The RNA shown here (Bacterial RNase P class A) has 388 nucleotides and comes from a Gemmatimonadota bacterium. Its mean pLDDT, the model's own confidence on a scale to 100, is 77. The sequence was found by an Rfam model in a public genome assembly.
RNA sequence: UGAGCGUGCGAGUGAGGAUCGCCGGUGAAGGGCUUCGCCUGGGGACACCGGAGGAAAGUCCGAGCUCCGCAGGGCAGGGUGCCGGGUAACGCCCGGGCGCCGAGAGGCGACGGAAAGUGCCACAGAGAGCAGACCGCCGAUGGCCGCCGCGAGGCGGCACAGGCAAGGGUGAAAGGGUGCGGUAAGAGCGCACCGGGCCCCUGGUAACAGGGGUCGCAUGGUAAACCCCACCCGGAGCAAGACCACGUAGGGGACGAGGAGCGGCCCGCUCCGUCCGAGUCCCGGGUAGGUCGCACGAGGUGGCCGGCGACGGUCAUCCCAGAUGAAUGAUCCUCCCCCGCGCGCAAGCGUCGGGGACAGAACUCGGCUUAUUCCGCGCGCUCAUCGC
Repeated sequence: UGAGCGUGCGAGUGAGGAUCGCCGGUGAAGGGCUUCGCCUGGGGACACCGGAGGAAAGUCCGAGCUCCGCAGGGCAGGGUGCCGGGUAACGCCCGGGCGCCGAGAGGCGACGGAAAGUGCCACAGAGAGCAGACCGCCGAUGGCCGCCGCGAGGCGGCACAGGCAAGGGUGAAAGGGUGCGGUAAGAGCGCACCGGGCCCCUGGUAACAGGGGUCGCAUGGUAAACCCCACCCGGAGCAAGACCACGUAGGGGACGAGGAGCGGCCCGCUCCGUCCGAGUCCCGGGUAGGUCGCACGAGGUGGCCGGCGACGGUCAUCCCAGAUGAAUGAUCCUCCCCCGCGCGCAAGCGUCGGGGACAGAACUCGGCUUAUUCCGCGCGCUCAUCGC
């Protein structure tokens, strides 16, 4: 100098002014004008103060808070899943391990178990799970043919029996890999190295790593397939919920403690029917206002201390929206930021053109994810080239 990687921030219709508004809080009896009057104001005029975001969003996780439920255990169901730590908690974050990718800084990973069982492995292929033989290699042994030999037998050929799994081919995947030996050809058949299983030692809290021994190698893959193992999980949500006010009139239906008289030819008892009926449940009717919850909180900012870090501790300091048809706005002027264009040697300048996003509280926090701009400022690294 160039190309990259990681990470942290700032600004984000920003500043000033004018006019007209909106919501909340505090104070408040006056305020205004064209001033012998008029308008307006406790239904709060007027004054002062405060008034959206990094995501307020999606509502995907985890909590606080509220009500309901709940002895304990189990089953079912759901979730999480390398190890350690952080936290109120988490599926989040930090640190570490392992695997894959990258030349590197670094990036990505649902990353427990396939030796409990079950299922599945399309197409292609000979064979896909008690492996397999299409091309191929061999044909030692046996067979057939030819030649040689007096003979035992030897040599050559064929590829019939048979042997093999090295090479090719199929596939996402073909029963460890490379090399040497070995063999008829081959094969962990033998050996060396690498990989792997088991045992031990060392380091580490652990995941795991390193080393030694031993075993020729034994379980192909798939668990965001069932399943197994470990751990976690009650439900509904601020329209939660509490209080005040208002309403609960007049009705219908079911059940019905009890009571009453009458009828069943008279009296008593009993039974049946009928009527009244407290109460319970259902239908229907009515209420639709206000206050609290609700803004001091796992709170913000700064310093110091501990920690690699997430974070924790401590001191100081600050108070920072609270609506409920739902405020936080509208118009204008000047300035601002960026890009283009023009002028200028340049710094810079301009009656020029364009751009300044995504979006918006609604009980409150911690995360994650998603959306997004004209832009600006760092910090820590890597690689390449050149110079010293």